[in-house]
Order: sequence, then C1' cells, then structure tokens
RNA sequence: AUAUGAGGUAGAGGUCGCGAUGAUUAGGAAUGACAGUCGAGUAUGAGGAUACAGAGACACUGUCAGGAGGGAAAGUCGCCGAAAUAUCCGUUAGCCUCACUAACGGGUGUUGGGACAACAGUUGAUAGCUGUUGAACUGUCUUAGUUUGUAAAAACUAAGUUGCGCUAUUCUUGUC
Repeated sequence: AUAUGAGGUAGAGGUCGCGAUGAUUAGGAAUGACAGUCGAGUAUGAGGAUACAGAGACACUGUCAGGAGGGAAAGUCGCCGAAAUAUCCGUUAGCCUCACUAACGGGUGUUGGGACAACAGUUGAUAGCUGUUGAACUGUCUUAGUUUGUAAAAACUAAGUUGCGCUAUUCUUGUC
C1' cells in the first nucleotide's frame, strides 16, 4: 500500500430523515334519552349459550346528551433499519368453539429517503395510514466526459446502481 472479516468505534444524507412524547387544537365513534315510521326477530360470519323484544326489539329519520380510537401541532427526548410493512408461529383479550379483529413477542422476506399523482383498502372523515404502479427530485457508489488544480482532489453533465450499503478510523489474518 492492498485484500479479507457477521470484527470494533465514530459519522453523513434530510429544513417534511425516522420514531416516542406532546402545551395547544379541529373533528367526532360507541352508548343513552325523546319523538315519528315500519312490524319480527336482534346481539360480528357460522354454530351454541345467555340477554332483550307486539308494554314494539332490529332498521330508518330528526333533536339532545356524550366524548372513544385515530389525526394536526410548538417544544423536548432517543436515533440513522433510524423505522415501516407482508407472511408464518406463539401468548393474551373480545360470552364459548372455529373464523376474524386488536396488542405483545419471535422467524423469514421487502423497502436508501421524502414529497406528488392514479387505483385499491382502512376510517365517521376529502384527516391520517397501508399496498401497487408511475414519472421526477435527492443521497451513496461506479464509469465516461468537461472545467479548475503541480498533484491529490473538487465542481458540473450523462448513464447505471442502491442500505447486510457508504465515509473515516482501528483490530485480526494474508499478499506485495
């Protein structure tokens, strides 16, 4: 000097990087009451049990109360597979079983990053979130060209690529 390894340490991308919390804040579900209509079953999809129901359940309309989950957000904190998501397994909860849903944990896979658009899903919601697709932007690395420079290198342009990556440094081992 160079190569190697699940090695170690420290960093960078971005003024919408990721996540948590959140003063403040919009909106509003379940549920209940009143009035009316309907007229037999209703309670998540099936089965069971239980409860309610012609003294009118369920459903629909209107009014009032109610205020859940999920959003936006100054600031603060932790970080750079930060984190998100798909699928499988397990535990817990939802009256019981199966399904399904939610939370937590584990395995495997995908995604460099955020925004925009379309479609689909979720939701009360045109908030937000998720997935697929699209064409741009941006960061990393590689190649080529141009400019500056003694050189190292830097900037710009084009193409390709992408995180188990990249940059710096250090350690093990090997080669010169």

Lysine riboswitch aptamer from Vagococcus allomyrinae, 176 nucleotides, folded computationally. Rfam family: Lysine riboswitch aptamer. About the family: Riboswitches are metabolite binding domains within certain messenger RNAs that serve as precision sensors for their corresponding targets. Its mean pLDDT, the model's own confidence on a scale to 100, is 78. NCBI's taxonomy places the organism under Bacteria, Bacillota, Bacilli, Enterococcaceae, Vagococcus.